This is a predicted structure of a 388-nucleotide part of an RNA (large-subunit ribosomal RNA, domain III) from Fusibacter tunisiensis. The RNAcentral record of the full RNA draws on ENA. The prediction has a mean pLDDT of 81. It matches the Rfam family "Bacterial large subunit ribosomal RNA". Its family is annotated with ribosome and structural constituent of ribosome in the Gene Ontology. The organism belongs to Fusibacter, within Bacteria.
[in-house]
Context: one part of a larger RNA
């Protein structure tokens, strides 16, 4: 320079409280903003920032009694959620090996490696802070599990591959159908309310009008034949698969399958009502629960049709023998069930940007009125009023 520029998109006002001190902290009432987000869940990342009590140096672009700040104490509970004790992809490592002055590079067997495959739990309640983890109710998975029926002992019960085979197993677009989530309406049902203006106890106004997994049954539909004989292929074998023939047959059987009904539920939740205290809408009590309409981007299901760019693998599952083989056997009651994560932020003041920075940040779900619509406008639930 200069007490100058600036104080980083944005709405606050009033009353009360606390306090030494209040535009800024707390409570309340109005007002305003977002609402395919500025609400909710969650991955990455962060790593205690979460909750409670206390504080007022510094950090906070002002203030501060307040805070993601300081100090102390507390908080994250799992057979089923996610990951591991399962599988493989790209890629990586790599015994031997090949190559190379050395360092090392490549790579077989083998292994690691999810963003994929496989795999058993739902609803409600609860603390200041955790919940598919605790509690209540009802389940499911693996293994153990009394006594028995029954089957078998070379005329082989049963088990069974690191092997064979099938399945797992896959693209994109389009349209039609079934169904549900969800929403709306109601002179239905239940509960509550009752006018400060001429009138309104009415066809008045407001709110609510639900519930999972599991188990049993049903099912629009979609796909598929079944049995016998033969057999040179599937690196051995096979009753399995493949191939060929015969019989039977388009309707029986089988597989898959949303969803619906019943049960679960004499339970939960529920508008509302509502104590006694040391005061909180807490504890407790608790009504109705129907009908109609709309209807998905969810699901049946890559099911069907079409197209060309022709759209993972392995485990798992089923089956077949090789082989083992003398006992096998369902499974009630009951029992057992390892390791890691789990707080909190997560379109952000807590992540990446030197900052409490107008930038950046994957996925899920995504209500109402108007509308083709997830546009846009106004709203619900919910969250905010941006640190002069």
């Nucleotide at each position: 320079g200069a007490g100058u520029a600036a104080c980083g998109a944005g709405a606050g006002a009033c009353g009360g409280g606390u306090g030494a001190g209040a535009a800024u902290c707390c409570c309340g009432u109005c007002c305003g903003c977002c609402g395919a987000a500025a609400a909710c869940c969650u991955a990455a990342g962060g790593u205690u920032u979460c909750c409670u009590g206390a504080g007022g140096a510094a950090g906070g672009u002002u203030c501060g009694u307040c805070c993601g700040c300081u100090c102390a104490g507390g908080g994250u509970a799992a057979g089923u959620c996610a990951g591991g004790a399962c599988c493989u992809a790209a890629g990586c490592c790599g015994a031997g090996g090949a190559c190379g002055a050395a360092a090392g590079u490549c790579g077989u067997a083998g292994g690691c490696g999810a963003u994929g495959g496989a795999c058993a739990a739902c609803a409600g309640g609860u603390a200041a802070a955790g919940a598919u983890u605790c509690c209540u109710g009802u389940a499911c998975c693996a293994c153990c599990g009394a006594g028995a029926a029954c089957c078998g002992a070379u005329u082989g019960a049963g088990a069974g591959a690191a092997g064979g085979a099938a399945u797992g197993a896959c693209a994109c677009a389009g349209g039609a159908g079934g169904u549900u989530a969800u929403g709306c309406u109601g002179a239905g049902c239940a509960c509550g309310c009752g006018g400060u203006u001429g009138g309104a106890a009415g066809a008045g106004c407001g709110u609510g009008u639900c519930c999972a997994a599991g188990c049993a049954g049903c099912a629009c539909g979609u796909c598929u034949g079944u049995g016998g004989c033969g057999u040179a292929g599937g690196c051995a074998a096979a009753u399995c698969c493949g191939c060929g023939c015969c019989a039977u047959g388009u309707a029986a059987g089988g597989a898959c399958a949303a969803g619906c009904u019943g049960u679960g539920a004499u339970g939960g939740g529920g508008a509302g009502u509502g104590a006694a205290a040391c005061u909180a809408g807490u504890a407790g009590c608790g009504a109705a629960g129907c009908a109609g309409c709309a209807g998905a981007u969810a699901u049946c299901a890559c099911a069907c049709u079409g197209u060309c760019g022709a759209g993972a693998a392995a485990a798992g599952u089923u089956u077949c023998u090789a082989u083992c083989g003398a006992g096998g056997g369902a499974g009630c009651a009951g029992g057992u069930g390892c390791c890691u994560g789990u707080a909190c932020c997560g379109u952000a003041a807590a992540c990446c940007g030197a900052c409490a920075c107008a930038g950046g940040u994957a996925g899920g779900a995504g209500a109402g009125u108007a509308g083709a619509g997830a546009a846009u406008a106004c709203u619900a639930a919910g969250g905010c009023g941006a640190g002069c």